[in-house]
RNA sequence: AGAGUUUGAUCUUGGCUCAGAACGAACGCUGGCGGCGUGCUUAAUACAUGCAAGUCGUGCGAGAAAGUGUAGCAAUACAUGAGUAAAGCGGCGAACGGGUGAGUAACACGUAAACAAUCUUCCUCUAAAUCGGGAAUAACUCUGCCAACGCGGGGCUAAUACCGGAUGUGAAUUACGGAUCGCAUGAUCUGUAAUUUAAAGGUGACCUCUACUUGUAAGUUACCGUUUAGAGAUGAGUUUGCGUACCAUUAGCUAGUUGGUGAGGUAACGGCCCACCAAGGCUAUUAUGGUUAGCCGGCCUGAGAGGGCGAUCGGCCACAUUGGGACUGAGAUACGGCCCAGACUCCUACGGGAGGCAGCAGUAGGGAAUUUUGCGCAAUGGACGAAAGUCUGACGCAGCAACGCCGCGUGAGUGAUGAAGGUCUUCGGAUUGUAAAGCUCUGUUGGAUGGGAAGAAAGAUUUUGCAGCUAACAUCUGCAGGAUGUGACGGUACCAUUCGAGGAAGCUCCGGCCAACUACGUGCCAGCAGCCGCGGUAAUACGUAGGGAGCUAGCGUUGUUCGGAAUUACUGGGUGUAAAGGGAGAGUAGGCGGAACGGUAAGUUAGGAGUGAAAUGUACGGGCUUAACCCGUAAUCUGCUUUUAAUACUGCCAUUCUUGAGUAUGGGAGAGGAUGAUAGAAUUCCAGGUGUAGCGGUGGAAUGCGUAGAUAUCUGGAAGAAUACCAGUUGCGAAGGCGGUCAUCUGGCCCAAUACUGACGCUGAGGCUCGAAAGCUAGGGGAGCAAACAGGAUUAGAUACCCUGGUAGUCCUAGCCGUAAACCAUGGAUACUAGAUGUUGGAGGAGUCAAUCCUUUCAGUGUCGUAGUUAACGCGAUAAGUAUCCCACCUGGGGAGUACGCUCGCAAGGGUGAAACUCAAAAGAAUUGACGGGGGCCCGCACAAGCGGUGGAGCAUGUGCUUUAAUUCGAUGCAACGCGAAGAACCUUACCUGGGCUUGACAUGGGAAUGAAAGUCUGCAGAAACGUAGGCCUUUCCGCAAGGAACAUUCUACACAGGUGCUGCAUGCUGUCGUCAGCUCGUGUCGUGAGAUGUUGGGUUAAGUCCCGCAACGAGCGCAACCCUCGUCCUUAGUUGCCAUCAGGUAAUGCUGGGAACUCUAAGGAGACUGCCUGGUUUAACCAGGAGGAAGGUGGGGAUGACGUCAAGUCAUCAUGGCUCUUACGUCCAGGGCUAGACACGUGCUACAAUGGCCGGUACAACGGGCUGCAAGACUGCAAAGUCAAGCUAAUCCCUUAAAACCGGUCUCAGUUCGGAUUGGAGUCUGCAAUUCGACUCCAUGAAGCUGGAAUCGCUAGUAAUCGUGGAUCAGCAUGCCACGGUGAAUACGUUCCCGGGCCUUGUACACACCGCCCGUCAAGCCAUGAAAGAUGGGAGUACCCAAAGCCAUUCAUCUAACCCGCAAGGGAGGGGAAUGCCUAAGGUAAGACCAUUGAUUGGG
Repeated sequence: AGAGUUUGAUCUUGGCUCAGAACGAACGCUGGCGGCGUGCUUAAUACAUGCAAGUCGUGCGAGAAAGUGUAGCAAUACAUGAGUAAAGCGGCGAACGGGUGAGUAACACGUAAACAAUCUUCCUCUAAAUCGGGAAUAACUCUGCCAACGCGGGGCUAAUACCGGAUGUGAAUUACGGAUCGCAUGAUCUGUAAUUUAAAGGUGACCUCUACUUGUAAGUUACCGUUUAGAGAUGAGUUUGCGUACCAUUAGCUAGUUGGUGAGGUAACGGCCCACCAAGGCUAUUAUGGUUAGCCGGCCUGAGAGGGCGAUCGGCCACAUUGGGACUGAGAUACGGCCCAGACUCCUACGGGAGGCAGCAGUAGGGAAUUUUGCGCAAUGGACGAAAGUCUGACGCAGCAACGCCGCGUGAGUGAUGAAGGUCUUCGGAUUGUAAAGCUCUGUUGGAUGGGAAGAAAGAUUUUGCAGCUAACAUCUGCAGGAUGUGACGGUACCAUUCGAGGAAGCUCCGGCCAACUACGUGCCAGCAGCCGCGGUAAUACGUAGGGAGCUAGCGUUGUUCGGAAUUACUGGGUGUAAAGGGAGAGUAGGCGGAACGGUAAGUUAGGAGUGAAAUGUACGGGCUUAACCCGUAAUCUGCUUUUAAUACUGCCAUUCUUGAGUAUGGGAGAGGAUGAUAGAAUUCCAGGUGUAGCGGUGGAAUGCGUAGAUAUCUGGAAGAAUACCAGUUGCGAAGGCGGUCAUCUGGCCCAAUACUGACGCUGAGGCUCGAAAGCUAGGGGAGCAAACAGGAUUAGAUACCCUGGUAGUCCUAGCCGUAAACCAUGGAUACUAGAUGUUGGAGGAGUCAAUCCUUUCAGUGUCGUAGUUAACGCGAUAAGUAUCCCACCUGGGGAGUACGCUCGCAAGGGUGAAACUCAAAAGAAUUGACGGGGGCCCGCACAAGCGGUGGAGCAUGUGCUUUAAUUCGAUGCAACGCGAAGAACCUUACCUGGGCUUGACAUGGGAAUGAAAGUCUGCAGAAACGUAGGCCUUUCCGCAAGGAACAUUCUACACAGGUGCUGCAUGCUGUCGUCAGCUCGUGUCGUGAGAUGUUGGGUUAAGUCCCGCAACGAGCGCAACCCUCGUCCUUAGUUGCCAUCAGGUAAUGCUGGGAACUCUAAGGAGACUGCCUGGUUUAACCAGGAGGAAGGUGGGGAUGACGUCAAGUCAUCAUGGCUCUUACGUCCAGGGCUAGACACGUGCUACAAUGGCCGGUACAACGGGCUGCAAGACUGCAAAGUCAAGCUAAUCCCUUAAAACCGGUCUCAGUUCGGAUUGGAGUCUGCAAUUCGACUCCAUGAAGCUGGAAUCGCUAGUAAUCGUGGAUCAGCAUGCCACGGUGAAUACGUUCCCGGGCCUUGUACACACCGCCCGUCAAGCCAUGAAAGAUGGGAGUACCCAAAGCCAUUCAUCUAACCCGCAAGGGAGGGGAAUGCCUAAGGUAAGACCAUUGAUUGGG
């Protein structure tokens, strides 16, 4: 620091996801040790049990027992225990410490201030006191009630308990003064007078003074207390500035409310409370309401700014089962106190009582989840005490938990045969891997044994000395020294000895992001997955293994937070088209604001002071062996308050200025607005005239109108609406918008020159106004047009487009609505930043008074364009450039501009405006293709023009479908279907049925046997394969021999053979587009980039063929040419071919001699290149015409097939990866099948006849083939053919008579003398075999068919058409296929249309590319959500009823020790109690509002 993911690819926008760090965590697998930390985040749910706050005898009175001892026979007594335990009165504490975070959006908290408006036990200091009395009461004792808790009566008693009195240093209050000071009220000090107001003693010591007998008492003194004041410290209380979550779908709230006066109350201010008076107070700088939440120091993250959190530690607050209340006290409205009410639990004798773990442990429950009912007060701290000391679940320790951080270990060195085993393999090897074993060592940790009373401890107690206090000593205080004991942790840390590599490694991952790859299994299954996505038979993505990568006593997963995310943008984003400028204006609050001078000092800047607790974090040191951890020091704590200074900028105040803004004067243009008049053309209607059969309308029609007279035409009239031409990317207006002419009223704008005002300005939340069309309300109007509607067409349908009609509406008046692609998809204002060229309105100058021109200038309105900018497109002085100010708006797509709520509206609807759920995209611009019933150019038997067919018939053949035991398999638009198959009776053959074989029908290797083995012949059984019996038959080479080698066969075991089994979507090969003219590259240039350019453009060509131009220049694969063949000529050669000339011969024939001329054969050459001429074109390429020539513009034909497309076809030609079968999916054999048949299709043959059929005669080819062959000829047969047989291994012989044609005859338009299917009979040939299932011949039979619907195919010249011939395959079988020649046409105006293709261009939401993409309803299942008659629950508020405890007030036929009056009785004060009143918790009632859950049904998503 980034990365993945939208696309065929690109750039951008934009979301989603990942890598990091962290955690009070949980879960999975695993687990050696130690140190330091941390540990109910959920139910503020309920709690068994134990403990968590007591202490003081130096405040007071009283005061046991057990036990022990003594005495006694014993009962018992005494002593001790012991002034102890336990309890009581009294004092202090219990308001601290500890827990929790429910409530609380608040002066609760943080920070900074204030209290001149306050209190403060204990502590410290200062001053002064502590006199003298009284009455009770608990404990105790006697006694009553009671289940319990407890309650009462009689009697006794004390105090530092309680109550008067005295004194008054003082203090308080009142009155009158004085001084000083201050921030308003006032504060402080001080004087005089009056009034009021205190106290408690305890312990120890001493004898100076007094009394008496040593000594004691008074007394003195010390300490601890007590009282009154003052001061301090500490703690608390109150007030204030600033800060402190979200929601406006919460906009108004408030009657003690805001203020005043007076009284009350409080420690104290205050509506804190009350009476009266006034009507205020808060709020858009967010009141009120709702939701959520303890706040902070800090913690996590981050570069920071920020964001999230508020566990542990620390500060503050709040709470203590829920709610209310006061008492005591210095302090509480009190966690382990009280009273009341509610809920719950427990006890009960049913009458009534008891209780509160959010203290420490612990239990149940909840939950993914959080520990021991431990030890100790040794330390630190706290309460009490004079102290010893007691108490202390605070605290210190230990236990449990890898929950976190930190540290250590699980060994180190050496060790190649690169062991074995595993895995992979191309079988060679590679890897695990120096890893192991082995050898040599070490001892952290661990085990054992021992040491270690170390350190953690300073204080305390006691004692000695000195000093102070005192009259003096002692006590006490301070200092110094000695002695004494005190440890939970713990026999722990640590140390030593010893044992022995011995006891100690796992987890996750390996497709990309992201480091790390192979094999097997699986086969869209099982599964994985954070995102993209893997898996459908060769998965680096699933599972396992081997190997590897990462971290390591942990590793992964899940959850959460920050980061990355500049994805809320202060730092640091945007709004023309990606989400986003309000429809427009004037203007309120607010924000911002021209020039100069002076003042001020609020902002700002600098210095000082205070504070910003400690801890944390940072830096530097130090202590634990290190680290974590702990300690010290420093800086920081970015803040707030205060003070001093500065005055540039901003603010404020004052005075000026004119350039911003405005006013006045003079001109100017204009569809600016409102109102009222008015004009002509057109349309329709009405009336009349002329006139006759149609009009109208359309792509074509029809509906419609018209003989009752339309349309057309003429005249007259009526009505309403709109204003042709001018008219223009012209003008005006804020926008919407505005168009005949005239008048009236009126707004704004521009120009020029001077004068004036003097910043008066810009923007503008909310609010206000305007706001097209449609629509609504009321009343008019209504010619034309025209939603709805009707009819006619179109169509498969046509609720549309087209036509005929036609109502709202369109128009006017008044009022609503308030929205539009209200768009320049571009908010307003100001300033600045190259030009060029139009145009509108002014002004100036020139020209010369006319046009005009030029140079300027101001205000508009257009086009192009530089810089710049932009993702690109584009924008570009009218900015989307460079800057400033203000407003509005955006934050992934869908859900959705929807729902609910509120608000506006008569309604229609408008404004505001979510969520659940769902996806990993959605989107913008541009690029390359593909596509278009887009455009342009061009080509092709593509159409057109022609000729002949197919489609109808019969037959042949292939296919589909069906059937079957099997009808083997493949091919399926063109580009499958007379295709693989150039030939299925057996074989072929792959299929079916049945019968056999298992190293096999075939190949290689090992061993053994045999050279009668093999082979061949015969017999038997059998359908055959096969089995069985017998006959014939004795291999070759080397070697003297033994033997060896080769060869052949058999047997045997294993490797293996074999498979027409699967995958053509693993492949070689082929078809097709298409013989179409295209497809690319290098360098350069342009573009952010994909890409573009070149290859486009202008011509031309069959052609990306060539030329010209051009940011391109070149090149490659294709085109063309080179190759073969045909056409002309030449040369060479002359048999088997030829025969002109010469000769011979025949019935005839190159038959013979001979010839080499010709034909021909087959080798080699020549020839054609737009070479020549004319014209056109750009002096080009090229085109048109012509000459010559056998041939003329690639002469005809063939071979030749670019980059690629169709996952096209073929694993069954063959080859081949992988998979699969192995007594079978292999192999052998017999028979059957591939030949089936209601049917459908393709390709052909033969026909339907006279351009013909039949009969007779007669003529002319070429290519080919032939020894398992072609066969002349002769004979036989009607014929197929048979018998005999010459010749020929072929330019020699044979196949081999070519046919159509031509000549003659006949038939005469008919199902025929056409046509030949079908069937019967008889044969021939091939072949082991002709039944399923061959071909041919003869005789007989004589079907359909009379030129073929829609549709469709081929062909442009030696072509179509027509005629025959040959060949491959082959025993036989050809209408098919491949070749050959004979005869031999018609037509092409042309490119509008159909099909296919090429180039350019355009649109695109397509890229699997139009056979694309994609919209809506419906059906079934599912998910979340809105509405809904209602139902249920909750918190908050209002009104009323009832009203506990309690405070306060009032009252009383009540009770009452202290004090007062009184001799007393009694009375009074005060107190208790009761009653009443006020307030009030809980409870109840009523009517609403809000929130949540649920709801038949229903709506959309």